[in-house]
RNA sequence: GGGAUAUAGCUUAGCUGGGAAAGCGCUACGUUCGCAACGUAGAGACCGCGAGUUCGAAUCUCGUUAUCUCC
Numbered sequence: 001g002g003g004a005u006a007u008a009g010c011u012u013a014g015c016u017g018g019g020a021a022a023g024c025g026c027u028a029c030g031u032u033c034g035c036a037a038c039g040u041a042g043a044g045a046c047c048g049c050g051a052g053u054u055c056g057a058a059u060c061u062c063g064u065u066a067u068c069u070c071c
Base pairs, nucleotide, nucleotide: 001070002069003068004067005066006065009024010023011022012021018055026042027041028040029039030038048064049063050062051061052060
C1' cells in the first nucleotide's frame, strides 16, 4: 500500500435504502420434593466511531479506529 470484517452477553442473519431478527445464554412463571429438561412470557443492540447524500441509511459516499489477511 491492497482486500475482508465490526449488528444483543456469545455465534450469526438482515435477500442490490423504507418494520433490527434468529439460535444459545439471561430473568420471571408453570410442570418437579429439588435440579435438569420442557413449555409460556419478558428484558437486552439506535448496527466500531465521526461526518455527508437522501423524505428516509445497518445498507450508499468520505474520513477514522480495531482485528484478520495479501504484497